[in-house]
RNA sequence: UCCCUAUCCAGAGCGCCCGAGAGACCUGGCUCACCGACGGCGCAGCAACCGGCCCCCAUCGCGGCACGGUGCUCCCCCAGCCGAAUUCACGGGUCAACGAUGACCGGAGUUUGGAACGAUAAGGG
Numbered sequence: 001u002c003c004c005u006a007u008c009c010a011g012a013g014c015g016c017c018c019g020a021g022a023g024a025c026c027u028g029g030c031u032c033a034c035c036g037a038c039g040g041c042g043c044a045g046c047a048a049c050c051g052g053c054c055c056c057c058a059u060c061g062c063g064g065c066a067c068g069g070u071g072c073u074c075c076c077c078c079a080g081c082c083g084a085a086u087u088c089a090c091g092g093g094u095c096a097a098c099g100a101u102g103a104c105c106g107g108a109g110u111u112u113g114g115a116a117c118g119a120u121a122a123g124g125g
Base pairs, nucleotide, nucleotide: 001125002124003123005121006120007119008118013043014042015041016040017039021032022031023030026080027079028078029077044073045072046071049069050068051067052065053064054063055061081114082113083112084111085110086109087108088107090106091105092104094103095102096101
């Protein structure tokens, strides 16, 4: 650096240092930030991907521990691409009615299923 697989709902803070932006890229929003964000260090914690150990099983666990290797301790902040459901009556023409209104297409909102991108882990090139 690339590929495959899995996860991305939840969970977990104190102190010190730094000093202006940060939330992966782009766009539109929305948040955080000199009451010090972001980032770094120390300790602690969360979690359970890999290794290890234990129990079960002789094959086939969504089991336990948290010893080691990672990771994380505001979050893929929301949306963008495809689909579905539902709501509005915003726009359009047509049909019925000529009264309310119904249906079709588009648009917008909400919910939801995927995809893409990204992050992390393990294995491999």